[in-house]
RNA sequence: GCGCGGUUAGCUCAGUGGUAGAGCAGUGCUUUUACACAGCAAAGGUCGGGGGUUCAAAUCCCUCACCGCGCA
Repeated sequence: GCGCGGUUAGCUCAGUGGUAGAGCAGUGCUUUUACACAGCAAAGGUCGGGGGUUCAAAUCCCUCACCGCGCA
């Protein structure tokens, strides 16, 4: 340099055009003498940046950045 894949909650990942989710972690409550375990609840997101298509974009297109793999 070229090709492919990836970037979504603190972490690991779903979501394939129509209200952004799960598990774990963290917080509060219940339980316990206390801790742990368990149960319940709430919170936590400019969906990597910018632009475009569309009535509507995490999702489709372009571009940039970063990470991984392969080729040279």
The prediction has a mean pLDDT of 83.
The RNA shown here (transfer RNA) has 72 nucleotides and comes from Parcubacteria group bacterium GW2011_GWA2_47_21.
Rfam family: tRNA. Its family is annotated with triplet codon-amino acid adaptor activity in the Gene Ontology. By type it is a transfer RNA.
NCBI's taxonomy places the organism under Bacteria, Bacteria candidate phyla.